[in-house]
């Protein structure tokens, strides 16, 4: 240089145009529960869905690009 793949919460991932106007599971908060922890219960808080643009009535989802990681090739 070229191709390909990914990129959502603190971690790991799901979601592939409307349907809850983004969720699971660990973590984290707060309570109960224990002498105390843990482990169980219940509640909550944390996302401009890598950046910028474009299609569309509607975009995390499609389209360019641009920017990070990994693969394959020169």
């Nucleotide at each position: 240089c070229g191709g390909g793949g990914c990129g959502u919460a603190g971690c790991g991932c799901a979601g592939g145009g409307g349907u809850u106007u983004a969720g699971c599971g660990c973590g984290c908060u707060u309570g109960c529960u224990u002498a105390g922890g843990g482990a169980g219960c219940a509640a909550g808080a944390g996302g401009u869905c890598g950046g910028c643009g474009g299609u569309u009535c509607a975009a995390a989802u499609c389209c360019g690009c641009c920017c990070g990681c990994c693969c394959c090739g020169a």
Molecule: transfer RNA
Organism: Pseudobdellovibrionaceae bacterium